[in-house]
Context: one part of a larger RNA
RNA sequence: UGACGGGGGCCCGCACAAGCGGUGGAGCAUGUGGUUUAAUUCGAUGCAACGCGAAGAACCUUACCAGGUCUUGACAUCCUGAGAAUCCUGUAGAGAUACGGGAGUGCCUUCGGGAAUUCAGUGACAAGUGCUGCAUGGCUGUCGUCAGCUCGUGUCGUGAGAUGUUGGGUUAAGUCCCGUAACGAGCGCAACCCUUGUCCUUAGUUGCCAGCACGUAAUGGUGGGAACUCUAAGGAGACUGCCGGUGACAAACCGGAGGAAGGUGGGGACGACGUCAAGUCAUCAUGGCCCUUACGACCUGGGCUACACACGUGCUACAAUGGAACGCACAGAGGGCUGCAACCUCGCGAGAGUGAGCGAAUCCCACAAAACGUUUCGUAGUCCGGAUCGGAGUCUGCAACUCGACUCCGUGAAGUCGGAAUCGCUAGUAAUCGUGAAUCAGAAUGUCACGGUGAAUACGUUCCCGGGCCUUGUACA
Numbered sequence: 001u002g003a004c005g006g007g008g009g010c011c012c013g014c015a016c017a018a019g020c021g022g023u024g025g026a027g028c029a030u031g032u033g034g035u036u037u038a039a040u041u042c043g044a045u046g047c048a049a050c051g052c053g054a055a056g057a058a059c060c061u062u063a064c065c066a067g068g069u070c071u072u073g074a075c076a077u078c079c080u081g082a083g084a085a086u087c088c089u090g091u092a093g094a095g096a097u098a099c100g101g102g103a104g105u106g107c108c109u110u111c112g113g114g115a116a117u118u119c120a121g122u123g124a125c126a127a128g129u130g131c132u133g134c135a136u137g138g139c140u141g142u143c144g145u146c147a148g149c150u151c152g153u154g155u156c157g158u159g160a161g162a163u164g165u166u167g168g169g170u171u172a173a174g175u176c177c178c179g180u181a182a183c184g185a186g187c188g189c190a191a192c193c194c195u196u197g198u199c200c201u202u203a204g205u206u207g208c209c210a211g212c213a214c215g216u217a218a219u220g221g222u223g224g225g226a227a228c229u230c231u232a233a234g235g236a237g238a239c240u241g242c243c244g245g246u247g248a249c250a251a252a253c254c255g256g257a258g259g260a261a262g263g264u265g266g267g268g269a270c271g272a273c274g275u276c277a278a279g280u281c282a283u284c285a286u287g288g289c290c291c292u293u294a295c296g297a298c299c300u301g302g303g304c305u306a307c308a309c310a311c312g313u314g315c316u317a318c319a320a321u322g323g324a325a326c327g328c329a330c331a332g333a334g335g336g337c338u339g340c341a342a343c344c345u346c347g348c349g350a351g352a353g354u355g356a357g358c359g360a361a362u363c364c365c366a367c368a369a370a371a372c373g374u375u376u377c378g379u380a381g382u383c384c385g386g387a388u389c390g391g392a393g394u395c396u397g398c399a400a401c402u403c404g405a406c407u408c409c410g411u412g413a414a415g416u417c418g419g420a421a422u423c424g425c426u427a428g429u430a431a432u433c434g435u436g437a438a439u440c441a442g443a444a445u446g447u448c449a450c451g452g453u454g455a456a457u458a459c460g461u462u463c464c465c466g467g468g469c470c471u472u473g474u475a476c477a
Base pairs, nucleotide, nucleotide: 001477002476003474004473005472007471008470009469010468011467012466013465015461016460019425020424021423022422023421026316027315028314029313030312031311032310033309034307035306042053043052064302065301066300067299068298069297070296073125077124078123079121080120081119082118083117086103087102088101089100090099091098092097107114108113128290130289131288132287136285137284138280139279140278141276143274148187149186150185151184152183153182154163155162156161167178168177169176193268194267195266196265198236199235200234201233202232203231204230208225209224212223213222214221239262242256243255244254245253246252318418322377323376324375325374326373327372334365335364336363339358340357344353345352346351384415389410390409391408392407393406394405395404431453432452433451434450435449436448437447
């Protein structure tokens, strides 16, 4: 100087407390451990691994296993020889592949050849998701959006170092003020960026419709309008600016006015010096090592989907604030040409047929659902709950056996609110209700985004956890 302390002081955080809803019990989904297996590819392992890499394993993916094959190779550059390229097709085979048949003879040219491409050969080489993340780059997690981490000059100390950065106030903040052997500065904080909340200007199509007309069973449907909503570009607006009080004549704090918004208005992006030899050689790049008729490459089938069990994360429930039936209202944000698909017809339905319109403020996906109104059920393993199983189908796709999703009929399991323990959340939040997208042929209870309805509680900082500053002890570095 640090680190540590079941030392002290001050302060903060959904850290506790006050509340609301969960997990832990059930069934299922999903990930992991374990076990099994020819293989169940690999990685991630306290917080910070476990719906994680994977924004989507039937083949492919795929790296694993079994079998069948290839050896200048599936891919790149160079050399030699031959054939333009390319297209159609037969036989054998599980296919990779092997052996054939036919069409075609193009472009440039100094007539030597060349460009593009295919096949054969030779060797230089290719190839490796093989090892080492404890050789590395890059990227990322975490402490932590915590308020810290440092430097120059000066001063003090023999020196390691100290000072500044400590102190008194204050702040979300090393934020600001005052003091001060320090004076300044840098990386962080804040602001500048995006979005949302109010108003103005400009612009009105595909969007809008107040007033005036036309028309309809009805609809901005039509003429028209530019007010309003909205769209999207530019501005205004919030700065403790104003008033009162407290304070040290300061910084600031408390209250108020005006205002759409008030003291960082809400949200996002943004992550200092560093820590964990944290994670990743399987995104990529790369040193070293290893393999080279195989640890490379191709194909078919299987596996990654196994199942006594254990754990994590979720979904659905256990019901009446509910289930069911009928009626009926209101969003936002997205996506669409190998696409989204209306109307109509058929089917109980998943869907099928047809195909208008739309590269979309125009058309479509697309009925939002909870809510609200009426009826029924009457506390029951039930008109709750839907697992499991039997049968019949639909769709995607060469192909749903291993191993897809969905529909209909039947079946109707556990479950009556969950032990010890434990998690999230402070406001348009929790809870609850639907909607969309990425990936994607098909395949979400996951992920990301969107809106609807919309709470309770916070006395307080003694205690638990994590963190910041000062100080103290130490046989630790």